[in-house]
RNA sequence: GCCGGGCGCGCGGGAGAGUGUGACGGCCAUCGCUGGCCCGAUCCGCCGAAGGAGCAACCGCCCCGGAAACUCUCAGGCAACCGGACCGCGCGACCGGG
Repeated sequence: GCCGGGCGCGCGGGAGAGUGUGACGGCCAUCGCUGGCCCGAUCCGCCGAAGGAGCAACCGCCCCGGAAACUCUCAGGCAACCGGACCGCGCGACCGGG
C1' cells in the first nucleotide's frame, strides 16, 4: 500500500396503513346570522421497518439459554414535514488478515 470487521461522524436512498369522526382551542371574513381555514382530543378502522415483546422441527443428545425482515402490536405510525429497520458512499481512529 491492499482486503475485511465492528465503532464514531457526515451525506444519500428508504416501505406500509383513513380523502374516517372531529371535542377543546386558534386565525380570517360578516352589521349580524353564520361561513371558511388551521391545530387536534375522542371513537371506530388500519400499518409495521424506531423502540419493545414472543417463538423453532435450528444451535451433535438433555436442561438452561439464544434469532429474524417471522409473529404480537404495548409504544410508534396512517396528506406534507419529522421519524424510519435496512442499504450505499465518504472521513476517522482501532482490531484482524496477509
About this RNA:
The prediction has a mean pLDDT of 86. A computed fold for a 98-nucleotide RNA from Aurantiacibacter gangjinensis, annotated as Glycine riboswitch aptamer. The RNAcentral record of the sequence draws on Rfam and Ribocentre. Of the family's consensus pairs, 89% are formed in the model. It matches the Rfam family "Glycine riboswitch aptamer". Rfam describes the family as follows. This family represents the bacterial glycine riboswitch. Gene Ontology term of the family: glycine biosynthetic process.